[in-house]
RNA sequence: CCACCAUCGAGACCGGCAGAGGGACAGGCCCUUUGAAGCCGGGGCAGCCAGCGCAGCGCAAGCCGCGUAGUGGUGCCAAAUCCUGCGGAGACCGGGCAUCUGCCCCUUGCGUCUGCCGAAAGAUGGUUC
Numbered sequence: 001c002c003a004c005c006a007u008c009g010a011g012a013c014c015g016g017c018a019g020a021g022g023g024a025c026a027g028g029c030c031c032u033u034u035g036a037a038g039c040c041g042g043g044g045c046a047g048c049c050a051g052c053g054c055a056g057c058g059c060a061a062g063c064c065g066c067g068u069a070g071u072g073g074u075g076c077c078a079a080a081u082c083c084u085g086c087g088g089a090g091a092c093c094g095g096g097c098a099u100c101u102g103c104c105c106c107u108u109g110c111g112u113c114u115g116c117c118g119a120a121a122g123a124u125g126g127u128u129c
Stems, first nucleotide, its partner, number of pairs: 003127006013042005021031003025085004043077003048073003051068004056063002081121001086118003089114004093109001094105005
């Protein structure tokens, strides 16, 4: 790297160096010289793994639930994983002119919309090789 499992609507920023990009990809929309990426220092969030505490199951190996954040390994600290992308579900039915009920064009579409559902992709952790 691949595979598998879990999670992704919450949460958490300052300083130094640096100097133009960044938000994975594409489209959109944003952030950014009131300083992007990156690096360094400090701070914080969270609770995946380990640890610790308390239950449950098991003869046992072990499995499993809840909690904790003093400690270790990661992770993370604009915007829902920023939104959409593929499929489904639900809702809706266009435009112009005159004007107060008319005229013209188009017309069931690869249509529009929806903080609805599921995938895909991605991210992070864990396991295995």
The RNA shown here (SAM riboswitch aptamer (S box leader)) has 129 nucleotides and comes from Pseudoxanthomonas dokdonensis. The organism belongs to Pseudoxanthomonas, within Bacteria. The prediction has a mean pLDDT of 81. Its Rfam family is "SAM riboswitch aptamer (S box leader)". Gene Ontology term of the family: regulation of gene expression.